[in-house]
A computed fold for a 144-nucleotide RNA from a soil metagenome, annotated as c-di-AMP riboswitch aptamer (ydaO/yuaA leader). Rfam family: c-di-AMP riboswitch aptamer (ydaO/yuaA leader). Rfam's curators write: This family represents a conserved RNA structure found upstream of the ydaO and yuaA genes in Bacillus subtilis and related genes in other bacteria. The ydaO/yuaA element is thought to act as a genetic 'off' switch for the ydaO and yuaA genes in its native state. It is believed that the element may be triggered during osmotic shock leading to activation of ydaO, a predicted amino acid transporter gene, and members of the yuaA-yubG operon which code for KtrA and KtrB K+ transporters. The prediction has a mean pLDDT of 78.
RNA sequence: UGCCGAAUCCCGCCGUGCGAUCGGCGGGAGCGGAGGAACCGCAGGGACUCUUGCAGGUCCCAGGGGCGAAUCGGACGAACUCGUCCGUAGCGCAUCUCUUUCAGCGCGAGCCCGACAGCUAACUCCGUAGGCGAACGAAAGAGA
Numbered sequence: 001u002g003c004c005g006a007a008u009c010c011c012g013c014c015g016u017g018c019g020a021u022c023g024g025c026g027g028g029a030g031c032g033g034a035g036g037a038a039c040c041g042c043a044g045g046g047a048c049u050c051u052u053g054c055a056g057g058u059c060c061c062a063g064g065g066g067c068g069a070a071u072c073g074g075a076c077g078a079a080c081u082c083g084u085c086c087g088u089a090g091c092g093c094a095u096c097u098c099u100u101u102c103a104g105c106g107c108g109a110g111c112c113c114g115a116c117a118g119c120u121a122a123c124u125c126c127g128u129a130g131g132c133g134a135a136c137g138a139a140a141g142a143g144a
Base pairs, nucleotide, nucleotide: 001133002132003131004130008029009028010027011026012025013024014023015022030128031127032126033125034124035123040118044061045060046059047058048057049056063116064113065112066111067110072087073086074085075084076083077082090107091106092105093104096143097142098141099140100139101138102137
């Protein structure tokens, strides 16, 4: 001086100190996320129970779900897990800002809930971290 990301700003109290712009604990705003009606949508397999039957109830199995761009496929490694490579849905960068186009460079992870959640007004709850870069392609439109 910029980037990824919701992850920024303000106020109060306390602590240290000569003095706080430092640290801690709270509160608020902004930003972000989850749960949660009606309507709508969805509703696997087996056993038992109930019934004329359908429907319903209980248990078991395969589970299921969330944050995030980070999904899906192929090949190889004996190989589930796992590893490597090649693609891919999707995502990011390019320097005054936004949008679009062309060419270019990257990412395409990780973590969490714990048998459980569709959507969802009111309402309830939670987060506000962490990690990076080096002199920066061109065109059009609108701004500053």